[in-house]
């Protein structure tokens, strides 16, 4: 100096001049049945993002509601933590993959039971002999018998290496490694082990196929939901019930509560206030903790619009600014992004 990996922050400034919104105080005029809205002028304060994006997960809050059991289904899927939950995130185990630092897993269960794998190949799990080895007989063409060590197909072919042994082979016998099963040491655990003993050996693969197993799970959605005022025809018809049917916010069934329910025709309103932003809220500091985080304390208040508010213009500077704009409210994943800054680890090359 170079090539990487992995964390944080910013997300154009600055001034000037009009201009939009919201909130607080003061004040003029107007509208209206109320309720309240409108508009003007002054003073003060404050006004989009790391993803607000996707509507994919957990929540808070509202309602259904007095709201329980169970089966269907759906979801997760190594271990312990964190959190209000979670499919999140923090640390660690075991595969993987890379030279390393790091990076990835959809990571229960194949001895409960099914299913599935083309083609090749003798055979793809009730598995099997094409070549080959090796014995007999022979009309030398061949037949029959053993065999699975050697080739050969394939992505997989009944652990691998030696020697003994056999007609030849073979775990058929040992020896070591491998795998399985206790047991012992570590560690909360998951798991590991230069650990002891046994057993010739559980004898393929697939569960993001079905399946089994273990935990979880009401539903709707601020256009929830409450409040005020109006208006019109609390109109007409039709079927089925008659404490039972029948209705009650995912199916089904038991329980339970209500006591009518469905369907079809026609009419009126659809205005206005609320929810609406002090929150599982961030900042700094100190304290435990490898870490997500937690605890105490300090001072702060940080968008509330509704056809839908934050722009114009000019001047300087600089990285020349990309992906992009809240609509109840917040923690996550994912996804798109120019370019500055900055911490830490790995590798190579140089000099010293």
């Nucleotide at each position: 100096g170079g090539a990487g990996u992995u964390g944080g922050c910013c997300a154009g400034g600055c001034a000037a001049u009009c201009g939009c919104g919201c909130c607080a105080g003061a004040u003029a005029a107007u509208c209206u049945u109320a309720g309240g809205g409108u508009u003007g002028u002054c003073u003060g304060g404050g006004g989009a993002g790391g993803a607000a994006a996707g509507u994919c997960c957990g929540g808070g809050c509202u309602c259904c509601a007095u709201a329980g059991g169970a089966c269907a289904g759906a979801g997760u899927g190594c271990c312990a933590g964190g959190u209000a939950a979670c499919g999140c995130c923090u640390g660690g185990g075991a595969g993987g993959u890379g030279g390393a630092a790091g990076c990835c897993u959809a990571c229960g269960g194949a001895a409960a039971g099914u299913g599935c794998a083309g083609c090749a190949g003798a055979a793809a799990a009730u598995a099997a002999a094409c070549c080959g080895c090796c014995a007999a007989c022979u009309u030398u063409g061949g037949u029959u018998g053993g065999u699975a060590a050697g080739g050969g197909u394939g992505a997989a072919a009944u652990g691998g290496u030696g020697c003994g042994g056999u007609a030849a082979g073979a775990g058929c016998g040992c020896a070591c490694c491998g795998c399985g099963c206790a047991a012992c040491u570590g560690g909360u655990a998951a798991c590991a082990g230069u650990u002891u003993g046994u057993g010739g050996c559980a004898u393929g693969g697939u569960a993001a196929a079905c399946c089994c197993c273990a935990c979880u799970c009401g539903g709707a959605g601020c256009a929830a939901g409450a409040c005020c005022a109006a208006a019109u025809a609390g109109g007409g018809g039709a079927a089925c019930a008659u404490a039972a049917u029948g209705c009650g916010u995912g199916g089904u069934c038991c329980g339970c509560g209500c006591u009518g329910u469905u369907c079809c025709c026609g009419g009126g309103u659809a205005g206005g206030u609320u929810g609406c932003u002090u929150g599982a809220g961030g900042u700094g500091c100190a304290u435990g903790g490898u870490g997500a985080c937690a605890u105490g304390u300090u001072a702060c208040c940080c968008a509330g619009a509704u056809g839908a508010a934050u722009g114009a213009u000019u001047g300087c500077c600089c990285a020349c600014g990309a992906c992009a704009g809240a609509a109840c409210c917040c923690g996550g994943c994912u996804u798109a992004u120019c370019g500055g800054c900055u911490g830490a680890c790995u590798c190579c090359c140089u000099u010293u």
Molecule: Bacterial RNase P class A
Organism: uncultured Gammaproteobacteria bacterium